[in-house]
RNA sequence: UCUGCGGAAGAGACCGGCCUUCGUAAAUGCAUUGGCCGGCGCCGAAGGAGCAACCGCCCCGGAACCUCUCAGGCAAACGGACCGCAGA
Numbered sequence: 001u002c003u004g005c006g007g008a009a010g011a012g013a014c015c016g017g018c019c020u021u022c023g024u025a026a027a028u029g030c031a032u033u034g035g036c037c038g039g040c041g042c043c044g045a046a047g048g049a050g051c052a053a054c055c056g057c058c059c060c061g062g063a064a065c066c067u068c069u070c071a072g073g074c075a076a077a078c079g080g081a082c083c084g085c086a087g088a
Base pairs, nucleotide, nucleotide: 001088002087003086004085005084006083007082012040014039015038016037017036018035019034023030024029041074042073043072047070048068049067050066054062055061056060
């Protein structure tokens, strides 16, 4: 460094519009399934960037869990820095 297993946080299941599935109704509607667009709020632990503590083979390099949120994320799932165990 890679692989497998396990653990692993934070933040709106937000608002509005359009299409769509299903049910009800005379109809506007109500409710429900999935998708798209827009808006504001928020999170930091994929990645990225910045400062620079710190570190090293030391005047040159490497650099964070700090900072920024471009990306990513804000029910569950997925993902997830990092930690533990095993193997190469």